Model confidence (mean pLDDT): 83 of 100. A computed fold for a 114-nucleotide RNA from uncultured Tepidimicrobium sp., annotated as c-di-AMP riboswitch aptamer (ydaO/yuaA leader). Of the family's consensus pairs, 92% are formed in the model.
[in-house]
RNA sequence: CGCUGAAUUCUUAUUAUAAGAAGCGGGGGACCCAACUUUUGGGGUGAAUCAAUUUUUAUUGAAGGGCACCCUUAGCCCUAACCCGUCAGCUAACCUCGUAAGCGCUAUAAGGGG
Numbered sequence: 001c002g003c004u005g006a007a008u009u010c011u012u013a014u015u016a017u018a019a020g021a022a023g024c025g026g027g028g029g030a031c032c033c034a035a036c037u038u039u040u041g042g043g044g045u046g047a048a049u050c051a052a053u054u055u056u057u058a059u060u061g062a063a064g065g066g067c068a069c070c071c072u073u074a075g076c077c078c079u080a081a082c083c084c085g086u087c088a089g090c091u092a093a094c095c096u097c098g099u100a101a102g103c104g105c106u107a108u109a110a111g112g113g114g
Stems, first nucleotide, its partner, number of pairs: 001104004008022006023099006033089001041087001042084004049062005064078004069113006
């Protein structure tokens, strides 16, 4: 200076440290509507799911996501991890939570647009 991501900025007090606000993001939660399938448990964040085959933990494919303004095409890469705890559809008011972590150094290219 940038990339993935919501995960940035500001303020106060303060020896350290603690707290708050704005912005961004998530969950719970009516009528109406939907659904009635609840051990085959169920659900949430996230792109990170599904199917087949297998040397059964890896391959292939489809869907999904990313690659320094946007679109198209091609190319490359990812397709994890964690949480709730028997319980939650949507959902106004309302309630509540998070604001991390990791990485790169002329970046993938061409065409069009801005």